[in-house]
Molecule: transfer RNA
Organism: Candidatus Moraniibacteriota bacterium
RNA sequence: UCCGCGAUAGCUCAGUGGUAGAGCAGUUGACUGUUAAUCAAUUGGUCGGGGGUUCGAAUCCCUCUCGCGGAGCCA
Numbered sequence: 001u002c003c004g005c006g007a008u009a010g011c012u013c014a015g016u017g018g019u020a021g022a023g024c025a026g027u028u029g030a031c032u033g034u035u036a037a038u039c040a041a042u043u044g045g046u047c048g049g050g051g052g053u054u055c056g057a058a059u060c061c062c063u064c065u066c067g068c069g070g071a072g073c074c075a
Base pairs, nucleotide, nucleotide: 001071002070003069004068005067006066007065010024011023012022013021018055026042027041028040029039030038048064049063050062051061052060
């Protein structure tokens, strides 16, 4: 320098054009002599930044940043 993959809740990830979700974690309650476990409810997101296409973008296009992998160049 080039190519590919990835960035979404505190963590691990799903969602590939039409209301942003799951598990775990957190909070509250039930249960229990207490804790744990279990059950119920619930909080939490500018979807990495910017721009474009579209009636509508996490999703498609361009660009930038960061991470992982591969190739190349120099030595």